Predicted 3D model of an 87-nucleotide RNA (c-di-GMP-I-GGC riboswitch aptamer) from a Desulfuromonadaceae bacterium.
The model forms 95% of the base pairs in the Rfam consensus.
RNA sequence: CACGAAAAUGCCAAACCUGUUGAAAGGCAGGGACGGAAAGCUUCGGGUCUUCCCACCAACUCUUGUAAGAUGGCCGAGCUACCGAAG
Repeated sequence: CACGAAAAUGCCAAACCUGUUGAAAGGCAGGGACGGAAAGCUUCGGGUCUUCCCACCAACUCUUGUAAGAUGGCCGAGCUACCGAAG
């Protein structure tokens, strides 16, 4: 550098439950472990979700977007990092 052991020290914590917060998607705290080698950080690109808007419609669904948010445990990208068998 690269890789990720049936290694070591540790770390994080899905669903679900409780509390709290938000209009919602969701967030936070506690419990809890499905998993994770970046499940550490950043919404830069894409995806998905919520709300709003636009067009159509009797209405809903659907559709549109230089709109407002959410998701880093959806993917890519960027930055940083513990350990050290085999290569």